[in-house]
């Protein structure tokens, strides 16, 4: 420099245009003399800028960051 990939909670990762889901973190409750574990609930997220569109995490286009091949 060019091609493909990927980029959602602190961390792991689903989600091919119609309410962003789980699992781990943490906090609270329950349960236990008590602490683990277990059980119920809370908070927390779609890299960033433009388009399409009634509606975009999802499709386009530019940009960054990461990984892979070529050169």
């Nucleotide at each position: 420099g060019c091609a493909c990939c990927g980029g959602u909670a602190g961390u792991u990762u689903a989600g091919u245009g119609g309410u962003a889901g789980a699992a781990u973190c943490u906090c609270g409750g329950c349960c236990u003399u008590c602490c683990a574990a277990g059980c119920c609930g809370a908070u927390g997220a779609c890299c960033c800028g433009g388009g399409u569109u009634c509606g975009a995490a999802u499709c386009c286009c530019g940009g960054c960051c990461g990984g892979u091949g070529c050169a």
Transfer RNA from a Candidatus Woesearchaeota archaeon, 71 nucleotides, folded computationally. Rfam family: tRNA. The family's RNA type in Rfam is transfer RNA. Rfam links the family to the GO term triplet codon-amino acid adaptor activity. The coordinates come from a structure-prediction model, not an experiment, and the mean pLDDT is 82. The organism belongs to Candidatus Woesearchaeota, within Archaea.